[in-house]
RNA sequence: GGGCCCAUAGCUCAGUUGGUAGAGCACUUCUAUGGCAUAGAAGGGGUCAGGAGUUCGAGUCUCCUUGGGUCCA
Numbered sequence: 001g002g003g004c005c006c007a008u009a010g011c012u013c014a015g016u017u018g019g020u021a022g023a024g025c026a027c028u029u030c031u032a033u034g035g036c037a038u039a040g041a042a043g044g045g046g047u048c049a050g051g052a053g054u055u056c057g058a059g060u061c062u063c064c065u066u067g068g069g070u071c072c073a
Base pairs, nucleotide, nucleotide: 001072002071003070004069005068006067007066010025011024012023013022019056027043028042029041030040031039032038049065050064051063052062053061
C1' cells in the first nucleotide's frame, strides 16, 4: 500500500426481506428472611463509531473517514 471482517445499554451479544431498538449479566427500588446470600416483581440507562447519500421511512442499502482484527505484499 491492497483485500476481507467487525463497531448496537456499564460488560457480553442478538436484531430475519428496510417499517416504533432488544436479551443475559450488572445497577436502582420493592417483596420474602432477624440479617447476608438467594429467589421473585418492577424500573432506569441508547447520537446503533463519525459524516454524507438513496428512500415516505435506514441499526440494516451505497460512499467517505476513524478505530480494532485478519490475510497478501
The RNA shown here (transfer RNA) has 73 nucleotides and comes from a Patescibacteria group bacterium.
The sequence was found in a public genome assembly.
The coordinates come from a structure-prediction model, not an experiment, and the mean pLDDT is 81.